[in-house]
Context: one part of a larger RNA
RNA sequence: UUAGAAUCUGAGAGGAAGGAUCUCUUAGUACGAGAGGAACAGGGGUUCGUGGCCUCUGGUGUAUCGGUUGUCUGAUAAGGCAGGCCGAGCAGCUACGCCAUAAGUGAUAAGAGCUGAAAGCAUCUAAGCUCGAAGCACACCUCAAAAAGAGAUUCUACAAGCGCCCGCAAAAGACGGGUUUGAUAGGAGUGGCGUGUAAGUAUCAAGGCAACGAGAUAUUCAGCGCGCACUUACUAACAGC
Numbered sequence: 001u002u003a004g005a006a007u008c009u010g011a012g013a014g015g016a017a018g019g020a021u022c023u024c025u026u027a028g029u030a031c032g033a034g035a036g037g038a039a040c041a042g043g044g045g046u047u048c049g050u051g052g053c054c055u056c057u058g059g060u061g062u063a064u065c066g067g068u069u070g071u072c073u074g075a076u077a078a079g080g081c082a083g084g085c086c087g088a089g090c091a092g093c094u095a096c097g098c099c100a101u102a103a104g105u106g107a108u109a110a111g112a113g114c115u116g117a118a119a120g121c122a123u124c125u126a127a128g129c130u131c132g133a134a135g136c137a138c139a140c141c142u143c144a145a146a147a148a149g150a151g152a153u154u155c156u157a158c159a160a161g162c163g164c165c166c167g168c169a170a171a172a173g174a175c176g177g178g179u180u181u182g183a184u185a186g187g188a189g190u191g192g193c194g195u196g197u198a199a200g201u202a203u204c205a206a207g208g209c210a211a212c213g214a215g216a217u218a219u220u221c222a223g224c225g226c227g228c229a230c231u232u233a234c235u236a237a238c239a240g241c
Base pairs, nucleotide, nucleotide: 003156004155005154006153007152008151012143013142014141015140018048019047020046021045022044023043024042025041031036049101050100051099052098053097057095058094059093060092064088065087066086067085068084069082070081071080072079073078090227104138105137106136111131112130113129114128161241162240163179164178165177166176167175184236185235186234187232188231189230190229191228192226193225194224195223200219201218202217203216204215207212
């Protein structure tokens, strides 16, 4: 710049977003007496860099589950403390994992030329013209209307913002979702996922006169937990500015 909202344009700014290498075909071809031995072009990989992602693999996983040590809560059970130590581990975050990182266009440099005079010849140059580089400008990615020459289009005449419940967002602001005409967060239920079979009870149990008894089996794919998905207004998104 200005009524508000949404969607854009792109002056301009930034980027290195790509670099190197191997191999196959070309081809035992061109070339060469032979020995030897290419290239243009096309395909596939490797490595370094860059950007993104978490399906797989690995790491972490002080949410979680289990085993166990010391000590305390009188014992059992259940717990506290030391991330105590150890075994697993969803989500998330990650690399050691996965994906992408193309082709081209234009104007040129050195240089290679065409035509061609000055200078009846010659000459790439004086007029004119054609090529020519990992370089330049595009192409590709990001930002960008404070670009003061302050842009455009569409819609509405509606509001926008605060507050409140939240998170795929987050230092504060900001950003995104919801606000009862509601699944936004919590709770509950179901599914899925993690751990690995809870407590209690019953039976068995080495040993022991007995008391007792580590432990085993069954009940029990149990118990416990969930930052995930779905369902459900039970709780809170009220009241309000």
A computed fold for a 241-nucleotide part of an RNA from a Candidatus Woesearchaeota archaeon, annotated as large-subunit ribosomal RNA, domain VI. Rfam family: Archaeal large subunit ribosomal RNA. The organism belongs to Candidatus Woesearchaeota, within Archaea. It was read from a public genome assembly.